[in-house]
């Protein structure tokens, strides 16, 4: 001097859930984690409280069920991407 490594994001893929409206986002308040140590936030998570809000069609004798959508929808091996501001420490 260089790099390597993280929570996590974006798509792709699988599998669900709502479509009777939860979810997702947006605010305010508190918790937790968060490169290998330590701390740490404008990044991520959960909970609480506001407001706001949506695409359903069809099959079936009726329910149930199925089947297409639709939702800035949830989980996740994996794949590709892009990825820690400060000490310190790994390589070279």
């Nucleotide at each position: 001097c260089a790099g390597a490594g993280u929570a996590g994001g974006u798509a792709g893929a699988g599998a669900g859930c709502g479509u009777u409206a939860a979810g997702u986002g947006u605010u305010a308040a508190g918790a937790g984690a968060u490169g290998g140590g330590a701390a740490g936030u404008u990044g991520c998570u959960c909970u609480u409280a506001a407001a706001c809000g949506a695409a359903a069609g069809c099959c079936g004798a009726u329910u149930a069920g199925a089947c297409u959508g639709c939702g800035u929808u949830u989980c996740u091996a994996c794949u590709a991407u892009c990825g820690c501001a400060u000490c310190c420490g790994c390589u070279g």
The RNA shown here (THF (Tetrahydrofolate) riboswitch aptamer) has 92 nucleotides and comes from a soil metagenome. Its Rfam family is "THF (Tetrahydrofolate) riboswitch aptamer". About the family: Tetrahydrofolate (THF) riboswitch was first reported for Ames et al. as an RNA motif in 5' untranslated (5'-UTR)regions of folate transport and biosynthesis genes in Firmicutes genomes.